[in-house]
RNA sequence: GCCCCUGUAGAGCAGUCCGGAGUGCUCGCCGCUUUGUCACGGCGGAGGUCGCAGGUUCAAAUCCCGUCAGGGGCG
Numbered sequence: 001g002c003c004c005c006u007g008u009a010g011a012g013c014a015g016u017c018c019g020g021a022g023u024g025c026u027c028g029c030c031g032c033u034u035u036g037u038c039a040c041g042g043c044g045g046a047g048g049u050c051g052c053a054g055g056u057u058c059a060a061a062u063c064c065c066g067u068c069a070g071g072g073g074c075g
Stems, first nucleotide, its partner, number of pairs: 001074007010027005020058001029045005051067002054064002
């Protein structure tokens, strides 16, 4: 220098290919409930600029361009 993969809630992920709008899973956090108490269980809730920036579109985590970080391969 070229190519590929990854980046999404406090942690780990799915969703992306084929656009429908923070859609969802596990753990964690908060409240209620259960219990003599704790834990487990049950119910509910908060928490997301989807790495960053721009573009396309009625609409972008998803498509396009640029860029940053991490990992791998080739030279």